[in-house]
RNA sequence: UACAUGAAAAGGCAAACCUCUUGAAAGAGGGGGACGCAAAGCUAUGGGCCUAAGGAACGAACGUUCUAUGGUCGCCAAGCUGCCGAA
Repeated sequence: UACAUGAAAAGGCAAACCUCUUGAAAGAGGGGGACGCAAAGCUAUGGGCCUAAGGAACGAACGUUCUAUGGUCGCCAAGCUGCCGAA
């Protein structure tokens, strides 16, 4: 110097749940609230998972099945960025 690891300190984020808004839904945003998180910061690039408005097929019909262009970075990987510095 680089990589791995992460004690201590200063802080950070915010699950479930409640409430308001929004959306077809999954979900998302505001407020309250803390389960936890050393990237629980950002990106939907790859995979997984969730939903099915629209579309397609079936059906006498109620409907059923398939399908992201929708979503989830607090599912995993990858990329980018970042506070502190004991062993």